[in-house]
RNA sequence: CGGGGUGUAGUAUAUCGGCAGUACGCAUGCAUGGGGUGCAUGUAGGCCGAGUUCGAUUCUCGGCACCCCGA
Numbered sequence: 001c002g003g004g005g006u007g008u009a010g011u012a013u014a015u016c017g018g019c020a021g022u023a024c025g026c027a028u029g030c031a032u033g034g035g036g037u038g039c040a041u042g043u044a045g046g047c048c049g050a051g052u053u054c055g056a057u058u059c060u061c062g063g064c065a066c067c068c069c070g071a
Base pairs, nucleotide, nucleotide: 001070002069003068004067005066006065007064010024011023012022013021018054025043026042027041028040029039030038031037047063048062049061050060051059
């Protein structure tokens, strides 16, 4: 320099245009004499900008970061 891929909660990972879930974590409560553990409730998210659309995490374009291949 060229090509391809990925970007979603503190972490990991789903969601192929219409209320963004799950697990771990964290907080509170209950069970236990306490811890561990279990159960219940809660917590918190779409990389940035623009476009298309009635409606975008999803489709298109640009940017940024990371990964892979080639030179």
Molecule: transfer RNA
Organism: Candidatus Azambacteria bacterium